[in-house]
């Protein structure tokens, strides 16, 4: 140095141009003599940075960053 994937909640990941989600843990409450197990409700995210396209962009396009895998 090339080429590929990937960065989205506290972990694991969906979502793939128009409302930001889900499971797990977290937080209350309710069953419990108590603890787990169970029911209910809720908080948590400037969607990796920084430009561009677009009436709009996590989502497309460019570049940097960082992980990961292959050629060299």
């Nucleotide at each position: 140095g090339g080429g590929c994937g990937g960065u989205u909640a506290a972990c694991u990941c969906a979502g793939c141009g128009g409302g930001a989600g889900a499971g797990u843990g977290c937080u209350u409450c309710c069953c419990u003599u108590a603890c787990a197990a169970g029911g209910a409700a809720g908080a948590a995210g400037c969607c990796g940075c920084a430009g561009g396209u677009u009436c709009a962009a996590u989502c497309c396009c460019u570049g940097c960053a960082c992980c990961g895998c292959c050629c060299a």
Molecule: transfer RNA
Organism: bacterium